[in-house]
RNA sequence: GACCUUGUGGCUCAAUGGUAGCGCAUCUGACUCCAGAUCAGGAGGUUGCACGUUCAAAUCAUGCCGGGGUCA
Repeated sequence: GACCUUGUGGCUCAAUGGUAGCGCAUCUGACUCCAGAUCAGGAGGUUGCACGUUCAAAUCAUGCCGGGGUCA
């Protein structure tokens, strides 16, 4: 340098154009002498950035940036 792949809560990952979710973690309450476990509830995301297509974009197109890989 070319190509492939990837980027989503604190973490690991879903969501195949139509309400952004699960688990872990975290916070509050119940239980407990206290804690853990268990149960109930909550908070936490402008989906890497920009632009475009579309009635509608995490999803499709283009460019850029970061990670991983193959080749040179």
This is a predicted structure of a 72-nucleotide RNA (transfer RNA) from Rattus norvegicus. A source record names the gene tRNA-Trp-CCA-7-1. Its Rfam family is "tRNA".